[in-house]
Molecule: c-di-GMP-I riboswitch aptamer
Organism: Anoxybacillus mongoliensis
RNA sequence: AAGAAGUAAGGGCACAGCUAAGGAAACUUAGCGUCGCAAAGCUAUAGGGGCUAAGGGAAGAACCUAUGCCAGCCAGCUGCCAUU
Repeated sequence: AAGAAGUAAGGGCACAGCUAAGGAAACUUAGCGUCGCAAAGCUAUAGGGGCUAAGGGAAGAACCUAUGCCAGCCAGCUGCCAUU
C1' cells in the first nucleotide's frame, strides 16, 4: 500500500413516539428519545424500487400523472479504528 473479515477501545448515527417550525401531502428541519446500524457517510433528470398527488388529465366519482419526496429498500461511490 492492497485485499478480506468484525472481536477490543475511543467515538459516530438515531427507529417508533412526543414537542416546535415548514409543506397540499409524502416528508423535511431542530430538540427530547434510543429500535437498531460497521458505512444508518455521500449520491434522487442520466440503475431499479417505493411514497405522496398540489397542479394537470378525467370528471358523477373512482382513477391516472412528479416537476414533490424516500439513501434506515436494493444499488453505485467514498471511508475511521484494532486484528490477521